[in-house]
RNA sequence: GCCCCGUUCGUCUAGCGGCCUAGGACCCAGCGUUUUCAGCGCUGUGACCGCCGGUUCGAAUCCGGCACGGGGUA
Numbered sequence: 001g002c003c004c005c006g007u008u009c010g011u012c013u014a015g016c017g018g019c020c021u022a023g024g025a026c027c028c029a030g031c032g033u034u035u036u037c038a039g040c041g042c043u044g045u046g047a048c049c050g051c052c053g054g055u056u057c058g059a060a061u062c063c064g065g066c067a068c069g070g071g072g073u074a
Stems, first nucleotide, its partner, number of pairs: 001073007010026004018057001028044006050066005
């Protein structure tokens, strides 16, 4: 250089064009339970989906470029 894969809450992950102002687990905060803590139960905060364009009535999802990470190849 070329080819392939990936990038979504603090972390891990679901998502397969409309049911998603994006769900779950852990973490965190509050409340309840407990003498206290832990545990358990309930509630809450938190990602507009790597960036920029395009396609479409409609895009996290399809296409292109770029960035970053990983793998392959002379």
The prediction has a mean pLDDT of 81. The RNA shown here (transfer RNA) has 74 nucleotides and comes from a Candidatus Gottesmanbacteria bacterium. It matches the Rfam family "tRNA". By type it is a transfer RNA. Its family is annotated with triplet codon-amino acid adaptor activity in the Gene Ontology. About the family: Transfer RNA (tRNA) molecules are approximately 80 nucleotides in length.